[in-house]
RNA sequence: UCAGAUGGCUGGAUGGCCGCGGCGCCCGCGAGGGCGUCGAGGAAAGUCCGGGCUCCACGGAAACACGGUGACGGAUAACAUCCGCCGGGGGCGACCCCAGGGACAGCGCCACAGAAAUGACACCGCCUAAGGCCCUAAAGGCACGGCAAGGUUGAAAUGGUGCGGUAAGAGCGCACCGCGGUCCUGGCAACAGGAACGGCAUGGCAAGCCCCACCGGGAGCAAGACCAAAUAGGGAUGGCACGUAAUCCGUUUCCGGAUAGCCGUCCGGGUAGGUCGCGCGAGGUGUGUGGCGACACACAUCCCAGAGGAAUGGCCAUCCAUCUCCCAUAGCCUCGGCGAAGGGAGAGGACAGAACCCGGCUUACAGGCCAUCUGACGCA
Numbered sequence: 001u002c003a004g005a006u007g008g009c010u011g012g013a014u015g016g017c018c019g020c021g022g023c024g025c026c027c028g029c030g031a032g033g034g035c036g037u038c039g040a041g042g043a044a045a046g047u048c049c050g051g052g053c054u055c056c057a058c059g060g061a062a063a064c065a066c067g068g069u070g071a072c073g074g075a076u077a078a079c080a081u082c083c084g085c086c087g088g089g090g091g092c093g094a095c096c097c098c099a100g101g102g103a104c105a106g107c108g109c110c111a112c113a114g115a116a117a118u119g120a121c122a123c124c125g126c127c128u129a130a131g132g133c134c135c136u137a138a139a140g141g142c143a144c145g146g147c148a149a150g151g152u153u154g155a156a157a158u159g160g161u162g163c164g165g166u167a168a169g170a171g172c173g174c175a176c177c178g179c180g181g182u183c184c185u186g187g188c189a190a191c192a193g194g195a196a197c198g199g200c201a202u203g204g205c206a207a208g209c210c211c212c213a214c215c216g217g218g219a220g221c222a223a224g225a226c227c228a229a230a231u232a233g234g235g236a237u238g239g240c241a242c243g244u245a246a247u248c249c250g251u252u253u254c255c256g257g258a259u260a261g262c263c264g265u266c267c268g269g270g271u272a273g274g275u276c277g278c279g280c281g282a283g284g285u286g287u288g289u290g291g292c293g294a295c296a297c298a299c300a301u302c303c304c305a306g307a308g309g310a311a312u313g314g315c316c317a318u319c320c321a322u323c324u325c326c327c328a329u330a331g332c333c334u335c336g337g338c339g340a341a342g343g344g345a346g347a348g349g350a351c352a353g354a355a356c357c358c359g360g361c362u363u364a365c366a367g368g369c370c371a372u373c374u375g376a377c378g379c380a
Base pairs, nucleotide, nucleotide: 001376002375003374004373005372006371007370008369009368010367012319013318014317015316016315017314018313020039021038022037023036024035025034026033027032041351045362046361048360049359050358051357052356053220054219055218056217066216067215068214069213070212072084073083074082075081086100087098088097089096090095101211102210106209107208108205109204110203123151124150125147126146127145132142133141134140159177160176161175162174163173164172178200179198180197182195183194184193185192186191224276225275226274227273234267235266236265237264238263239262240261246259247258248257249256250255283302284301285300286299287298288297289296290295320349322347323346324345325344326343327342331338332337
């Protein structure tokens, strides 16, 4: 210098003018006005996980069903998150990726191709001619016998490579590698290393059913709590009116009671509306200590939007990053152009936006900056 990897920060600045929302103070009878102060994000987003909070349900425990999670150790309020470590895969490397328990508990599936896809298999092949068959017989021929080395299909073909062995072959024998359980050593553990043994068993799929271990009540701020009109219902009670008709009740008669209208008083539930929930919190910043780290603790300091379909905006000037065009110089050059520095003009600011609140994850994001590290080349 070029090409990368990881982690983090930022994501226009200043000034002027006009506006918007919350709170406090002042002025004003009021409508309103003035001053001060605060006023979006790293994702406020998706609503995918985990919690706080609220209401509902629930005597306790267990089981079943359903849903979720899945190596090991830790962090945390908790998690499917994070940290560290292990195993597997990718990359020359920095580093990145993994839904990473169980396939001898059982069931199921394995497209196409292929002989065969699991009770593994035999299409092309290889070997042999003792018995058997053809041939009158010999010679010769034939697999119905032996085999799975080689070829062919596939994502995957039942250990791999080599030597021996054999009629041809085969863990049939041996060496190394792989695999399996046993023992030893190291590690909290996942696991790693080693030793001797075993001739090789157990193809793959559990984001198919399933098995094992662990976890899990439901709904969500339109949760929920409080205050509470007008009007129309409900209840109690008082007054007025009033047929003694109707219905009902006490068994029928008698008798008694209740029910229908209007006006008033009181009570209660709900609606509109209002208030709370609602931002001092698993809070931010700084320093120190402990820890590899996630993080924890201590001290200091700060108060930092709140709300209701929703304020946080607009214009101008100057500047900054960036881009485009023009002029023009050094330089390059295939002589037509390219063109660093410089000058002028124009454009111009990503994704997006709180609505009960936090911790994560995921997704979107123009451009700029910083730190650490890797590879290649060059120079000293």

The RNA shown here (Bacterial RNase P class A) has 380 nucleotides and comes from Rhizomicrobium sp. Of the family's consensus pairs, 93% are formed in the model. Its Rfam family is "Bacterial RNase P class A". It is annotated as a ribozyme. The sequence is in RNAcentral, with records from ENA. It is recorded under the gene name rnpB. Lineage of the source: Bacteria > Pseudomonadati > Alphaproteobacteria > Micropepsales > Rhizomicrobium.